[in-house]
């Protein structure tokens, strides 16, 4: 230099054909249980602002197509693999 695979909450990891982003697990928070802790059970848990209702933002980054993009297209950054 060329080709391929991949990049999603705090972590792992889903999202079939473009149609509510974050299922499920771990972790964390609160509660129950306990003398206390662990285990177990229940509820909650992307971010920011807000007392709240709610609003805005969010799939490595920047554009494009579309009514609608994690998904398709272009450029770009990074990781890994192969070829030279």
């Nucleotide at each position: 230099g060329c080709g391929g695979u991949c990049g999603u909450g705090g972590c792992g990891g889903a999202a079939u054909u473009g149609g509510c982003a974050g299922a499920c697990g771990c972790g964390c928070u609160a509660g129950a249980u306990u003398c206390a802790g662990g285990u177990u059970c229940u509820a909650g848990u992307g971010g920011u602002g807000g007392c709240a209702a709610c609003a805005c933002c969010g799939u490595g980054g920047a554009g494009g197509u579309u009514c609608a993009a994690g998904u398709c297209c272009u450029c770009u950054c990074g990781a890994c693999c192969g070829c030279a």

Model confidence (mean pLDDT): 81 of 100. Transfer RNA from Brevibacillus fortis, 84 nucleotides, folded computationally. Its Rfam family is "tRNA". It is annotated as a transfer RNA.